Source information: This is a predicted structure of a 350-nucleotide part of an RNA (small-subunit ribosomal RNA, central domain) from an uncultured Planctomycetota bacterium. The coordinates come from a structure-prediction model, not an experiment, and the mean pLDDT is 90.
[in-house]
Context: one part of a larger RNA
RNA sequence: CUGGGCUUAAAGGGUGCGUAGGCGGCCCGGGAAGUUGGGUGUGAAAGCCCUCGGCUCAACCGAGGAACUGCGCCCAAAACUGCCGGGCUUGAGGGAGACAUAGGUGAGCGGAACUUAGGGUGGAGCGGUGAAAUGCGUUGAGAUCCUAAGGAACACCGGUAGCGAAAGCGGCUCACUGGGUCUUUUCUGACGCUGAUGCACGAAAGCUAGGGGAGCGAAGAGGAUUAGAUACCCUCGUAGUCCUAGCUGUAAACGAUGAGCACUGGUUUGGAGGGUCCUCCAUAGCCUUCCAGACGUAGCGAAAGUGUUAAGUGCUCCGCCUGGGGAGUAUGGUCGCAAGGCUGAAACUC
Repeated sequence: CUGGGCUUAAAGGGUGCGUAGGCGGCCCGGGAAGUUGGGUGUGAAAGCCCUCGGCUCAACCGAGGAACUGCGCCCAAAACUGCCGGGCUUGAGGGAGACAUAGGUGAGCGGAACUUAGGGUGGAGCGGUGAAAUGCGUUGAGAUCCUAAGGAACACCGGUAGCGAAAGCGGCUCACUGGGUCUUUUCUGACGCUGAUGCACGAAAGCUAGGGGAGCGAAGAGGAUUAGAUACCCUCGUAGUCCUAGCUGUAAACGAUGAGCACUGGUUUGGAGGGUCCUCCAUAGCCUUCCAGACGUAGCGAAAGUGUUAAGUGCUCCGCCUGGGGAGUAUGGUCGCAAGGCUGAAACUC
C1' cells in the first nucleotide's frame, strides 16, 4: 500500500469556467511501447524452505535441490490499452424553423401607501399597552380636505408556477444581452467527461470615498415590567438599510445529498413543445422530448426514509472523513484598509 465511508452518526468544496493530469464511442489496416508465451544470461555466499548426512539427540554444522516472484537480451503472438493511418454517426457541437421565461445590465415612466412642509375646516385630546407611563398637543395636535416635496418598496395577479451555475430574480415600457426547450429528408465527425493549481461570480452584515435618507432600525436615551431586567413590551433614535465606484469572500451558501454517463416495475399533478386517430376544424384521448412536484414496487438503509430528479445497480474524475474536548485555537505562511478570511497543529485530558 491493499480497507471502510461522506442526507441525519466525522465527512460533498458556496457556485461556475477551465490548465496540467486521469478516464474515454463504432469499424478497418499497420507497427509492437504496455501485455502474453518460449529461450537465454544474470539474480554472490550465508539465511528461509525441502531431502539426505555429521556431532549419543537437539541447538549447531555439512552436502544437494528448490527458491530468489526481479532485471537485461533474443524469438514469437496481436485479443485488449497506448501509438500511426483511414473511415463512420449513435456521444458532443453547429445551422434552419418555432416557443416559454421575476435570467442579466442600463435608461425612462406609473399608482397605492408613508413621512414632512404650506394652507382650509375644527377645537381637546392624540398615541401607546396586559395595564400604564415616557412622548405629541390650546404657540391648535390627532381627525379631515387641498397642494407640494422626498425616499424606499412594488398589494391584487402569485401558484409544492417560471428562470438562473450558485448567490439569487417580481409594477410598466424600451434598448442591449446570456442560457434553455422542441422540431428538422441540414452540417462537422469523438471535437467528449471530470478537473489539483488558477481565474471569475458569490446573500446578509461589515469597510473606504462621494451622494441620499421616507419608513424601519443594531448602538444609545427615556418609560414600563421585575427581587434585579444591561432583555422581552412602549416612546424616541445614530450607524445602517438605498445609489455610484471599489474592498471583504463568509452563511443552516441546505436537497445538510459533487459532476458526468448507462441500466433498472408503475400511478398521478403542473409547466414548455411536437406528432397522431375518428371524415374537415377544434377539444378530449393516445404517443413522444425536456423541466418541476406528489405517491409508491423491487432494491437499498441502523432507522427515519429514499425509490428513473436514487440514498438502487455499475463505470470515470474531483473534494472530503478517521473518537470527544483542547480548537477552527496557537504558530508559521498568505490574502485584507480593518474586521477578519484561507491553510492549520501539539501538549494535556476523558